[in-house]
RNA sequence: GGGCGUUUAGCAUAGCUGGUUAAUGCACUCGGCUCAUACCCGAGAGAUCAUCGGUUCGAACCCGGUAUCGCCCA
Numbered sequence: 001g002g003g004c005g006u007u008u009a010g011c012a013u014a015g016c017u018g019g020u021u022a023a024u025g026c027a028c029u030c031g032g033c034u035c036a037u038a039c040c041c042g043a044g045a046g047a048u049c050a051u052c053g054g055u056u057c058g059a060a061c062c063c064g065g066u067a068u069c070g071c072c073c074a
Base pairs, nucleotide, nucleotide: 001073002072003071004070005069007067010026011025012024013023019057028044029043030042031041032040050066051065052064053063054062
């Protein structure tokens, strides 16, 4: 340099080949329980879906550029 794939919350993952509201577990915060801590129960906060453009009435999802990480080729 070329090819293929990855990128969604602090971490790990879902998200049905476009349709209002992005979901789950752990972690975090608050409350309950307890003499107390943990466990357990309840509630809550946290994501401009890597980034910049494009297509579309509508994009996490389709197209292109760039970046990131991984594999392969040279």